[in-house]
A computed fold for a 112-nucleotide RNA from Thalassobacillus devorans MSP14, annotated as SAM riboswitch aptamer (S box leader). The sequence was found by an Rfam model in a public genome assembly.

């Protein structure tokens, strides 16, 4: 780089530091942001990995469901992954809506 599981409508700052663009990529939108936006530190959510307790199956490896912690590896910390794009429905019927997969992408474990 690739591939495979799994999650992506919830949660998280009246700090400090810098100083101009910024939301992944392309198009359309709609925002954020010199009342300091993004970034970095620090705090902070969360619970994949981790630990633990109980129940089911399995039988000694283990699986699985529910609770709990959070010191440790990572993530996250505006708006659902900010909306939309492709297919399919159902509705309106001029544009449109809404809802299902699906493309991309993010993260985590693992495998090559």
């Nucleotide at each position: 780089c690739u591939c495979u599981u799994a999650u992506c409508c919830a949660g998280a700052g009246u700090g400090g530091c810098a100083g101009a663009g910024g939301g992944a990529c392309u198009a359309g939108g709609c925002c954020c942001g010199a009342a300091g936006a993004c970034g970095c530190c620090c705090g902070g959510c969360a619970a994949c990995c981790u630990u633990u307790c109980a129940g089911a199956c399995a039988u000694u490896c283990g699986u699985u469901u529910g609770g709990a912690a959070a010191a440790g590896g990572u993530g996250c910390u505006a708006a659902u992954u900010c909306c939309u794009a492709c297919a399919g429905a159902u509705u309106u019927c001029u544009u449109g809506a809404u809802c299902u997969g699906g493309c991309a992408g993010a993260u985590a474990a693992g495998a090559u």